[in-house]
Context: one part of a larger RNA
RNA sequence: GGCGCACGGUGAAUGCCUAGGCACUAGCAGCCGAAGAAGGACGUGACGAACUACGAAAAGCUUCGGGGAGUUGUAAGUAAACUAAGAUCCGGAGAUGUCCAAAUGGGGAAACCCAAUGCAGUGAUGCAUUAUUACUAGCCGAAUAGAUAGGCUGGUAAAGGAAGACGCAGUGAACUGAAACAUCUAAGUAGCUGCAGGAAGAGAAAGAAAAAUCGAUUUCCUUAGUAGCGGCGAGCGAAGAGGAAAGAGCCUAAACCAAGUGAUUUAUCAUUUGGGGUAAUAGGACUGCGAUGUAGGAGCGCAAGUAAUAGCAGAACUAUCUGGGAAGGUAGGCCAGAGAGGGUGAGAGCCCCGUAAGCGAAAUUAUGAGCGCACUUAGCAGUAUCCUGAGUAGGCCGGAACACGAGGAAUUCCGGUUGAAUUAGCGAGGACCAUCUCGUAAGGCUAAAUACUAGCUAGUGACCGAUAGUGAACCAGUACCGUGAGGGAAAGGUGAAAAGAACCCCGGAAGGGGAGUGAAAAAGAACCUGAAACCGUGUGUCUACAAAUAGUCAAAGCACAUUAAAGUGCGAUGGCGUGCCUUUUGUAGAAUGAACCGGCGAGUUACGUUAAUUAGCGAGGUUAAAUCAGAAAAGAUGGAGCCGGAGCGAAAGCGAGUCUGAAGAGGGCGAGAUAGUUAGUUGAUGUAGACCCGAAACCAAGUGACCUAUCCAUGAUCAGGUUGAAGGUGUGGUAAAACGCACUGGAGGACCGAACCCGUGUAAGUUAAAAAUUGCUGGGAUGAAUUGUGGAUAGCGGUGAAAUUCCAAACGAACUUGGAGAUAGCUGGUUCUCUCCGAAAUAGCUUUAGGGCUAGCCUCGAAGAAAGGAUAAUGGAGGUAGAGCUCUGUUUGGACGAAGGGCCCGUCAGGGGUUACUGAAUCCAGAUAAACUGCGAAUACCAUGUAUCUAUCUUCGGGAGUCAGACUGCGAGUGAUAAGAUCCGUAGUCGAAAGGGAAACAGCCCAGAUCACCAGUUAAGGUCCCAAAAUCUAUGCUAAGUGGAAAAGGAUGUGGAGUUGCGUAGACAACUAGGAUGUUGGCUCAGAAGCAGCCAUCAUUGAAAGAGUGCGUAAUAGCUCACUAGUCGAGUGACGCUGCGCCGAAAAUUUACCGGGGCUAAGCAUAGUACCGAAACUGUGGAUGUAGUGGAAGACACUACGUGAUAGGAGAGCGUUCUAAAGGCGGUGAAGUUUGACCGUGAGGACAAAUGGAGCUUUUAGAAGUGAGAAUGCCGGUAUGAGUAACGAAAGAUAGGUGAGAAUCCUAUCCACCAAAUGACUAAGGUUUCCUGGGGCAGGUUCGUCCGCCCAGGGUGAGUCGGGACCUAAGACAAGGCCGAGAGGCGUAGCCGAUGGGGAACAGGUAGAGAUUCCUGUACUGCAUUUAAUCGUUAAGAGCAAAGGAGCGACGCAGGAGAUAAAGAACGCAUGGUGCUGGAAAUCCAUGUUUAAGCGUUAAGUAUGAGAAUGAGUCAAAUGCUUAUUUUCGUGAAGUACGAGGCGUGAUAAGGAGCGAAAUUAAAGUAGCGAAGGUUCUAUAGUCACACUGCCAAGAAAAACUUCUAGCCAGAGAGAAUGUACCCGUACCGUAAACCGACACAGGUAGUCGAGUAGAAAAUACUAAGGUGAGC
Repeated sequence: GGCGCACGGUGAAUGCCUAGGCACUAGCAGCCGAAGAAGGACGUGACGAACUACGAAAAGCUUCGGGGAGUUGUAAGUAAACUAAGAUCCGGAGAUGUCCAAAUGGGGAAACCCAAUGCAGUGAUGCAUUAUUACUAGCCGAAUAGAUAGGCUGGUAAAGGAAGACGCAGUGAACUGAAACAUCUAAGUAGCUGCAGGAAGAGAAAGAAAAAUCGAUUUCCUUAGUAGCGGCGAGCGAAGAGGAAAGAGCCUAAACCAAGUGAUUUAUCAUUUGGGGUAAUAGGACUGCGAUGUAGGAGCGCAAGUAAUAGCAGAACUAUCUGGGAAGGUAGGCCAGAGAGGGUGAGAGCCCCGUAAGCGAAAUUAUGAGCGCACUUAGCAGUAUCCUGAGUAGGCCGGAACACGAGGAAUUCCGGUUGAAUUAGCGAGGACCAUCUCGUAAGGCUAAAUACUAGCUAGUGACCGAUAGUGAACCAGUACCGUGAGGGAAAGGUGAAAAGAACCCCGGAAGGGGAGUGAAAAAGAACCUGAAACCGUGUGUCUACAAAUAGUCAAAGCACAUUAAAGUGCGAUGGCGUGCCUUUUGUAGAAUGAACCGGCGAGUUACGUUAAUUAGCGAGGUUAAAUCAGAAAAGAUGGAGCCGGAGCGAAAGCGAGUCUGAAGAGGGCGAGAUAGUUAGUUGAUGUAGACCCGAAACCAAGUGACCUAUCCAUGAUCAGGUUGAAGGUGUGGUAAAACGCACUGGAGGACCGAACCCGUGUAAGUUAAAAAUUGCUGGGAUGAAUUGUGGAUAGCGGUGAAAUUCCAAACGAACUUGGAGAUAGCUGGUUCUCUCCGAAAUAGCUUUAGGGCUAGCCUCGAAGAAAGGAUAAUGGAGGUAGAGCUCUGUUUGGACGAAGGGCCCGUCAGGGGUUACUGAAUCCAGAUAAACUGCGAAUACCAUGUAUCUAUCUUCGGGAGUCAGACUGCGAGUGAUAAGAUCCGUAGUCGAAAGGGAAACAGCCCAGAUCACCAGUUAAGGUCCCAAAAUCUAUGCUAAGUGGAAAAGGAUGUGGAGUUGCGUAGACAACUAGGAUGUUGGCUCAGAAGCAGCCAUCAUUGAAAGAGUGCGUAAUAGCUCACUAGUCGAGUGACGCUGCGCCGAAAAUUUACCGGGGCUAAGCAUAGUACCGAAACUGUGGAUGUAGUGGAAGACACUACGUGAUAGGAGAGCGUUCUAAAGGCGGUGAAGUUUGACCGUGAGGACAAAUGGAGCUUUUAGAAGUGAGAAUGCCGGUAUGAGUAACGAAAGAUAGGUGAGAAUCCUAUCCACCAAAUGACUAAGGUUUCCUGGGGCAGGUUCGUCCGCCCAGGGUGAGUCGGGACCUAAGACAAGGCCGAGAGGCGUAGCCGAUGGGGAACAGGUAGAGAUUCCUGUACUGCAUUUAAUCGUUAAGAGCAAAGGAGCGACGCAGGAGAUAAAGAACGCAUGGUGCUGGAAAUCCAUGUUUAAGCGUUAAGUAUGAGAAUGAGUCAAAUGCUUAUUUUCGUGAAGUACGAGGCGUGAUAAGGAGCGAAAUUAAAGUAGCGAAGGUUCUAUAGUCACACUGCCAAGAAAAACUUCUAGCCAGAGAGAAUGUACCCGUACCGUAAACCGACACAGGUAGUCGAGUAGAAAAUACUAAGGUGAGC
């Protein structure tokens, strides 16, 4: 270390529970609000925060009832109180009710700021009123007399909210479906909007219809998926009638009459009020006659009664046993109009609360048969006249709604345009016309039956039980995320009772051990049970030469002892053996998915259709809505309707027939031969999301410009250096110019270069320091520059110096919510068992090819019956293989030879001859073909009263799956007679098939696994060893390790069988010898003699010898060969055929082409015998299916044939949760959990022990949220990687202190870093982080005694600072107004709105934390009062003074010059110090040498004409202002305006280096004392001041202020003194650990001050003040 066991930890599954949900039933209620709602903010308690309750009268106040003993909410604690004089509590009615919100006095960033008027009060202050619009009443009242516009006042009303429901209306999508898509569909749906009500809407026929009918509307059932509509596609889809619920009818306009009013043309018209009057068989007016009652009454009022909102009362039990506890057991009783339910220490009718049947209300509310009242209502006759709803009905054009898509399109509605009739009328009856029938438009009201449920009361559940049920059982729409719209969790359980652990011990604590409580502490607050992953401790066994899908079969040894069984655990060693799922022709696959464990997680439901099956009834079957009753059940009534009983035809129609037809024909479909229907269950299917999860997208309505793009308004910023345009001045020059030179000048999308902005290259970083950064290097840096604050533009859009750029870390169309469960012919996943059968990967069609439909193949049922199959026989048709060449083509040679060409003859007109040229046709011979056939098989195919063997087959109906196939053999095509290629046919196997063989190896060979066996026989293939079986027999071959990889080609390898030469008359080979002569043949040649070449190639000798086979020479010569003889002595050559071998033969990690060893057989060939060898076959024993036999039987027995299996069909079962009935178990211990060697073919089921501590379960039926290992599944827990990477720019050391503990905390001393910052101030933002005391579980990347952490207490002080009580910009809102389906949009007066204008305080001191705020000193501003110089008091007017008139306010950029603060330096002065070692005792070092506002005075300067008269303008007026004319004075003065600074005072003060106490050892350099205090220089980005000069791009508004009148008005008032002065902010961080970046993050963040030395400088380097040493 592995396996097993035991005991723990972690974790939170399981079981049990329920406080909360879900779905319904019955009743009620169905609104609240200017009398201030809904919803909130902030408060209220003796006690912190929160919830609940309440509102400054604040966990409450008053009163009327109830009730009767304790009470002060959750909430347990302490304190203090209340209560029989009736508290707390419950109910009815009142009072109070801060602030926000319609919000309403004005404003506004909701819960805040700022008012006016009246009244009260000394006052602080309090109370009340004051919005807008509409309607209405009244008053006032312009230009302009009347009137109108307009204004003011009073009264009445509206607004806003909700319940995410229901209703009516306006507007109105898209995804989707149509397998695409446009009409169509989705759908008038979703959404948005307006308006309601408790319901809404509709409604008393210009109706429906076709019966001589009905009689408002609405809703349900049915008609009916019918009639119809419809790219006649997908789909859409009525109505009348019938059955029910409910039931209700009315009022006007007009004619006519009366009265009033107005107008005029004086008789009419118009109009108001009252009467009258309201329908279709027309009615009414009108005329005449007649009656005082009938019927209603939905409105108002009243009463008995009833009900709601608190309540009252309510029967009956004890003992004993067990136990911690009795309600359990046992025993004996009792009540019941009450045995519903809950509680009580375990199952309680009789213990408690209740329950049944009863009783009850001061007050408020609802209802209310009835009564009363308002009010309404009638007859008969006549028919001359009048009335009976007009820009209407209708037509046409364009749309829409009707089921009805323009259609033959009636009917209804809208827009436009036309436009009637008048009861002898008009409309409708699906174009239209006629007849007939029905009705009476163009005015209005109307309950019930119907829809829904936020809320209240009572109840129910074959609903859930903490991953379930609401998102939410718990302080949840919370925490948290997002700018926002919006999104959105997790989290239950001690015990009967806190009896919640006194006390002791260890420890700093946390924690633990004892003790104690309790039935139990292994119930101890991290608390019931307490599984698994995971992490440990102990122990039995095994393990250190071993190669491992981890198991299985066999098995020694060791240890133990059980549900007692051929036990259990470990297991040396051997045999065999490449996980699971999915998808595939095919996966160990290096193709997909899963880290592990636990829980959750997918064919359901409704309504139709169809088949099977069960049951009822049966020529019939059955009800629906509804009603009754009832327990939400069952039941009764209900026959409308549906299906069946008759068909045929397009239909009229006829009918056991009918249609066609001239037909009594024939034919088609029927009858003949009648079974259906209703309900349950199951299979399948249609419509619905329809098995689950999954898009990218489309549309609607909203939310976003805190990022970023552009723009608007108002502010801000840019060290330093350089260059030197125009212009100017001087001078030269010219007739004058031009032009030149010098100086001046200071232009520029100029140059260099910091801040600032950007981001060129490169490196780092890349699980980062950072979701874009850092280092170095770069670009721009007075401009088209950068930047702050406030604002504008919005997705069918904006913005864009343009890149598809940006619009909140995402943009070829943002985000959020909704339509919505869009759709997905696509991928993935889809959960228990057994039994029977068992495919396909093909055809046809398909915008079809990875999809589908029909057929084929499978399964189940029914029926038919023996049709089916194989072989043989017999009989057939055929044109393939082969063959052949007649035909059709192709094709070789020859013969013949037309014709043509060449040559010759010719009279060159016919013509003739010839030819080693070409050559058709024909003939002979030889070939060739998928698209040739005068031939032609084998197989296959068709058939048969045949034979043998076999058991299938057909039809109908329910359910499928399959349409990607793969290889091998054979026959073809394509290809290259390539492919593990592709496409057909045929057979097999795999697919869906295990076993044996082929080393291993889906497709090859053998063989088809029902189960068991330590039995037997074989197949393929094997028998030397690995490794079961022959080192078997016989005869050969091979020598190559051929066997155990390969071709053309090559070879005297070797075996066999042949053909043909030579050979004892001596072959082949070897050796010896000869190989000659004519002749140097002739020719040619310089030469050619056998041997350059040409021609010829004879002859002689001889055994043989070429006018020569090679070598060779200049040519000869020389050497050879052929040929011959001798020696030797038996075979020797050539050629093909054939068996087995050889060469040809080079690759990459390693032998590696027998599976290895190895083999000369253990190779090859032939013949033979024996053996091995599988899940095959056999044997023995079981299980099961089908059929048969026996049997009453589906028991049982026997017989026969079966039992591999994916997709798939069929059957039978197991288990889980709940329900009913009948039972059972349980504190003497239920469920759950853990373990075990038991039972069953399986899913599974018992039993025993332990834990646990209250429920559980059997049988028979029923109902389902009913079974998980996979979905990159969801949630939680826990591993691995791994004690690994990392610990986020940077310097610390030492000593002391504190403490349980110190690298990290405190102190000190050294050292180091920043210093245009890492210092100081301040805006935004944050919101207590600030200070003090305490703490150390978590946070802090280590530690921690420390902290921006936790706990407790404290801290922010203003007339002058910032904001408001002042003003306006961009822009927002907006009375009236304009526009628009609606919502709403625009905009005037006005009002809001700073980033701007306006506006009064300075210095010093002070606490732990505040200061321009407190204190000291010295000021200023507004207002009030007192005093008071002075002026005025009825107009000859002091003073004030507009919302009116004016001025001013009031504005750009660049440049240079001047003046001068601040600041700095030096010297002087003062105080202190001075060194051991080279210098220095003074020309040394260190520090200090400072002061404001205000008031007075002075002043560098800058700008400017001033006065008077008259005229005109200034919407009225003006003495003001503007301007014109005239005139006086005046040249840089005067006057006026502006103005930094200096000096004095403020200051006999403050501050000040330094010195320095007491208290104590420490919190003291504290209290206190206190020197010097002058001069010069440098110099600026401050100020004078946008003042001046220049330039072009020409550079806010309003108020304050000054002035003028209109007007107001009798007091005003310098100066001084006194008093008074509201609200908000004020702590702290603020280049950062406190803001924005998820972090204590190398990033980002506007403005102000900004020292010294060197330097041009804010560069850079080193330093001061000050800060810091970076959390391993």
The part of an RNA shown here (large-subunit ribosomal RNA, half A) has 1672 nucleotides and comes from a fermentation metagenome. The coordinates come from a structure-prediction model, not an experiment, and the mean pLDDT is 84. The full RNA is in RNAcentral, with records from SILVA.